A computed fold for a 547-nucleotide part of an RNA from a metagenome, annotated as small-subunit ribosomal RNA, 5' domain.
RNAcentral holds the full RNA, with entries from SILVA.
[in-house]
Context: one part of a larger RNA
């Protein structure tokens, strides 16, 4: 000299963009952070109001509204994303290039083909019962896209043959034939062309959406190899499911991944094994470059969720706001048992040199579910608070010598602050303060109009277009205009040398300074004041780390 999530000292006017627990992966009060579907299903209140009965006139009772609403059940599909943390981890973990002829892959999108016919049960509600309570059990009744058998079925999967091409000689792929296994559900809304009853409905037909089956995509994800990926040798020998085999089981799949026989191997001075220290990366920081240091913030990957451990459900988890068993710890308790998990946003407490609000809103952007409508989002997208950091702006422009006054110093003439002040002319950035006041909003929806599709159909439905409705948390905020008025707005450090910038006083080796040299013992440009310069400038210095 640069530079930092800094923090300390004194100072402090604006605004715009970003950052804000580096410490005890301590503890955790409250609130909120995952839901949504009634176009899967069965059931279904209350307040309150209205009428009208009965009469003991203020109360009981019915209807209807409220409302097929809330609220709770079964179901599906979501919850494995998104958000936090860096505790472990020297590893195929990460980086980077490869392979899987060893794999899977909801939800999307495309192609081909079904969706036939049945069962028997269960919440939710009754009725009992146990318990302080979380909570549980019994009896009884009911749906489904729940659950479960039944046909049917391939180019799906398995066997046996047989065929072609291709190859890493382990296997892939194609043709053929025969044998075995395997599947499903309805929901909406519209019509009456077939057919049945003849008004208009449905066992009927259409349209959408859903379901099943197989194949392709696309996404995600598993797995495996080549290379690189911190210190220590004052760590030198490590290993028995270790290393290989053959059989099996497991797994979406290869494999000592796991058992059971067999063999004795396997790794190591190219540094194994041990031990400390660490998430890794793109990037940041600095350097002229090579290099060094570093891994907030923002991408990517991994790994964790009190702490160990485990498996269930599922396309995908050994799952943060799931489930179990075991410990600490906190909390309720009738003393029998019970409940919790902030390393999600906010917020306490603690520890600390030290880090924010217990806020708006889902208008936008993105995800969840739903046919939409719309819920739900502390992800997000605003504001709060902090000079904590980078940029910009301003605290007035000009004209002004009797060099005013005053303060400092003087060799007593002078000099210097210093055109600086006043005075006079101007401007009006910011702040004030009064009116106007955005863009970020198009989409999806709803209306009306049209054109195609699809149908028996001008209906419904799908999609295409045009118009017009609706929707802003930030926010009455940018932004523009007006009004007045220089008025409201400068500090901090330093002056011996390195280092830019000097004199009085005080003080006397004392107080004291101090980065190195070193200053101070009666004329201190080095110690405190004064006055005068110098350098940065809403900051300046110190301190800590890095190059």
């Nucleotide at each position: 000299g640069a530079a930092u999530g800094a923090a300390c000292g004194c100072u402090g006017g604006c605004g715009g963009c970003g950052u804000g627990c580096u410490u005890a992966a301590c503890a955790c009060a409250u609130g909120c952070a995952a839901g949504u579907c009634g176009c899967a299903c069965g059931a279904g209140a209350a307040c309150a109001c209205u009428u009208c009965u009965g009469c003991u006139u203020g109360c009981a009772g019915a209807a209807g509204u409220u409302a097929g609403u809330a609220a709770a059940g079964u179901g599906g599909c979501g919850c494995a994303c998104g958000g936090g943390u860096g505790a472990g981890u020297a590893a195929c973990g990460c980086g980077u290039g490869g392979g899987c002829a060893a794999u899977c892959u909801a939800c999307c999108u495309c192609c081909a083909a079904a969706u036939c016919g049945g069962g028997g049960a269960u919440a939710a509600c009754u009725c009992c019962g146990c318990g302080a309570a979380a909570g549980c059990g019994g009896u009884g009744c009911u749906a489904a896209u729940a659950c479960c058998g039944g046909a049917u079925a391939a180019u799906a999967u398995c066997u046996c043959a047989u065929u072609c091409u291709c190859u890493u000689c382990g296997g892939a792929u194609u043709u053929u034939a025969a044998g075995a296994u395997c599947a499903a559900a309805g929901g909406u809304g519209g019509c009456c062309u077939c057919u049945a009853c003849a008004u208009g409905u449905a066992a009927g037909c259409u349209a959408u959406c859903a379901u099943u089956u197989g194949g392709a995509g696309a996404u995600g994800a598993g797995c495996u190899c080549g290379c690189g990926u911190a210190c220590c040798a004052u760590u030198a020998g490590c290993u028995u499911g270790u290393u290989g085999g053959u059989a099996g089981g497991g797994u979406a799949a290869c494999g000592g991944c796991c058992u059971a026989c067999c063999a004795a191997g396997g790794c190591g001075a190219c540094g194994a094994u041990g031990g400390u220290u660490a998430g890794c990366u793109g990037g940041u920081c600095u350097g002229a470059g090579a290099g060094g240091a570093u891994g907030a913030u923002c991408a990517g990957c991994c790994a964790c969720a009190c702490u160990g451990g485990a498996a269930c459900u599922g396309a995908c988890a050994c799952a943060c706001g799931g489930u179990c068993c075991a410990g600490a710890c906190u909390c309720c308790u009738a003393c029998g048992g019970g409940a919790g998990g902030c390393a999600g946003c906010a917020g306490u407490g603690a520890g600390g040199a030290a880090u924010u609000u217990u806020g708006c809103g889902c208008a936008a952007u993105g995800g969840g579910g739903g046919a939409a409508a719309c819920c739900c989002u502390g992800a997000c997208g605003c504001a709060g608070c902090a000079a904590c950091g980078c940029c910009g702006c301003g605290u007035g422009a000009g004209u002004g010598a009797u060099g005013a006054a005053g303060g400092c110093u003087u060799u007593c003439g002078g000099g210097u602050c210093g055109u600086a002040a006043a005075a006079c002319u101007c401007u009006g950035u910011c702040a004030a303060g009064u009116g106007g006041g955005a863009a970020g909003a198009a989409a999806a929806u709803g209306c009306a109009g049209a054109a195609u599709g699809u149908c028996a159909a001008u209906a419904c439905c799908a999609c295409u277009c045009u118009g017009c409705a609706c929707u802003g948390a930030c926010g009455g905020u940018a932004c523009c205009a007006c009004u007045g008025a220089a008025g409201g707005a400068a500090g901090c450090a330093c002056c011996g040398g390195c280092u830019a910038a000097c004199u009085c006083c005080g003080u006397g080796c004392c107080a004291g300074c101090a980065g190195c040299c070193g200053c101070g013992g009666u004329a201190a440009u080095a110690c405190g004041g004064g006055g005068g310069g110098u350098g940065c400038a809403a900051g300046c210095g110190u301190u800590a780390u890095u190059c």
Rfam family: Bacterial small subunit ribosomal RNA. Its family is annotated with ribosome and structural constituent of ribosome in the Gene Ontology. Its mean pLDDT, the model's own confidence on a scale to 100, is 83.